[in-house]
RNA sequence: GGCCCGUUGGUCAAGCGGUCAAGACACCGCCAUUUCACGGCGGUAACGGGGGUUCGAUUCCCCCACGGGUCA
Numbered sequence: 001g002g003c004c005c006g007u008u009g010g011u012c013a014a015g016c017g018g019u020c021a022a023g024a025c026a027c028c029g030c031c032a033u034u035u036c037a038c039g040g041c042g043g044u045a046a047c048g049g050g051g052g053u054u055c056g057a058u059u060c061c062c063c064c065a066c067g068g069g070u071c072a
Stems, first nucleotide, its partner, number of pairs: 001071007010025003018055001027043005048064005
């Protein structure tokens, strides 16, 4: 340098044109417990950046950045 894949809350991770963007762990609050842990209930928090297509983009297309794989 070419090709392919990925980038979503603090971490992991699902979604794949329209619904509140699921879930787990973590964090916070409450319940329970003599206390802690476990458990139950609730809450906060996310679509890498720019442009395009579309009535509508996290999703499709292009470029860039970063990470991984592969070929030379």